[in-house]
Molecule: transfer RNA
Organism: Actinomycetota bacterium
RNA sequence: GGGCGCUUAGCUCAGUUGGCGAGAGCGGCUGGCUUACAACCAGCAGGUCGUCGGUUCGAGUCCGGCAGCGCCCA
Numbered sequence: 001g002g003g004c005g006c007u008u009a010g011c012u013c014a015g016u017u018g019g020c021g022a023g024a025g026c027g028g029c030u031g032g033c034u035u036a037c038a039a040c041c042a043g044c045a046g047g048u049c050g051u052c053g054g055u056u057c058g059a060g061u062c063c064g065g066c067a068g069c070g071c072c073c074a
Stems, first nucleotide, its partner, number of pairs: 001073007010026004019057001028044005050066005
C1' cells in the first nucleotide's frame, strides 16, 4: 500500500426482505423473602445504534468518506 470482517446499554451479544414503540443475558439500583447474607421473586434506571454525509415518506438496517479493532496479501 491492497483485500475482507467487525463497531448497538457498564460487559457479552441479538436485531440487516428498510416500517408505528430499540431488545436479551450478565451487571447496577429499589422493594419482597431471610436473624442476616447468598440464591430466588417483583420492579426500575441506563442507548443521539463509532462518526460525518447521502438515498428514502421513513435508516440500527441501503450507499459513500473518515476513525478504531481484528485477519489475510504485498